[in-house]
RNA sequence: GCCGGGGUAGCUCAGUUGGUAGAGCAAUGCUUUCGUAAAGCAGAGGUCGAGGGUUCGACUCCCUCCUCCGGCU
Numbered sequence: 001g002c003c004g005g006g007g008u009a010g011c012u013c014a015g016u017u018g019g020u021a022g023a024g025c026a027a028u029g030c031u032u033u034c035g036u037a038a039a040g041c042a043g044a045g046g047u048c049g050a051g052g053g054u055u056c057g058a059c060u061c062c063c064u065c066c067u068c069c070g071g072c073u
Base pairs, nucleotide, nucleotide: 001072002071003070004069005068006067007066010025011024012023013022019056028042029041030040031039049065050064051063052062053061
């Protein structure tokens, strides 16, 4: 330099004919217990890597860039 695959909650990851962003774990609160752990319940937590474009509407399609992993030279 070229090619491919990733970037979404604190962590691990889902999320397709474009139409209100989710799960598990963690953390917090409550119940339970003399207390802790475990268990159960509840609510919260997101500029979807950045900037543009297309569209009534973009995590999703197009362009550029950043970053991580792998391959080729």
Predicted 3D model of a 73-nucleotide RNA (transfer RNA) from a Parcubacteria group bacterium. Its mean pLDDT, the model's own confidence on a scale to 100, is 82. Lineage of the source: Bacteria > Bacteria candidate phyla. Its Rfam family is "tRNA". The family's RNA type in Rfam is transfer RNA.